[in-house]
RNA sequence: CGCUGAAUCUCUCUCCACUCGAAAAGGAGGGAGAGCGGGGGACCCAUCAGUUGGGGCGAGUCGCGGACAUCGAGCCGCGUAGCGCGAUCUUUCAGCGCGAGCCCGUCAGCUAACCCCGUAAGCAACGAAAGAG
Numbered sequence: 001c002g003c004u005g006a007a008u009c010u011c012u013c014u015c016c017a018c019u020c021g022a023a024a025a026g027g028a029g030g031g032a033g034a035g036c037g038g039g040g041g042a043c044c045c046a047u048c049a050g051u052u053g054g055g056g057c058g059a060g061u062c063g064c065g066g067a068c069a070u071c072g073a074g075c076c077g078c079g080u081a082g083c084g085c086g087a088u089c090u091u092u093c094a095g096c097g098c099g100a101g102c103c104c105g106u107c108a109g110c111u112a113a114c115c116c117c118g119u120a121a122g123c124a125a126c127g128a129a130a131g132a133g
Base pairs, nucleotide, nucleotide: 002123003122004121008034009033010032011031012030013029014028015027016026035119036118037117038116039115040114045109053107054104055103056102057101062079063078064077065076066075082098083097084096085095088132089131090130091129092128093127
């Protein structure tokens, strides 16, 4: 500099740091706001289901096989709905990846007003064509 992702910016306070003291840049944490993202929540409309519980975030669904004494779950492999990268930008292609995990707690369709929550975490190495700049 760039990528996945909503996960960025501003203000303020406290702490760290320095031989002592103070301060600046920087870092961490608390608070507030803006922006971005998510959930709940009427009429109307929709639905007729309900321990085989149900639901939310997210691309992350679905299938086949294997091992396991058998069933279920977990584990392994191969695919798959779908998702991402492809570096000035857009489109297409070669090529390369992902196809997880977590949460609510018996409860939630849509949903104006209104209410609530999040603002993390983790990565990468530069090929081609056309158009624009």